Transfer RNA from a Candidatus Nomurabacteria bacterium, 72 nucleotides, folded computationally. RNAcentral holds the sequence, with entries from ENA. Rfam family: tRNA. By type it is a transfer RNA.
């Protein structure tokens, strides 16, 4: 240096224009004698930043950072 993939909740990840989920983990309820397990319910994200384009962007576009992967 060139090309490619990625960045979304504590974790691991869906989600290819129309109000951001889901398992896990945490909190609280229910059951239990207690636990655990099971069931219910709450919480909790400016979609990595910046700018475009759209009526409308986590999603297209164009650049900035960082990761991981391959060639020189």
């Nucleotide at each position: 240096g060139c090309a490619g993939a990625g960045a979304u909740a504590g974790c691991u990840c869906a989600g290819u224009g129309g109000u951001a989920g889901a398992g896990c983990g945490a909190c609280g309820g229910a059951c239990c004698c207690u636990g655990a397990a099971u069931c219910c319910g709450u919480a909790g994200g400016u979609c990595u930043c910046c700018g475009g384009u759209u009526c409308a962007a986590a999603u297209c576009c164009g650049g900035a950072u960082c990761u991981c992967u391959g060639c020189u």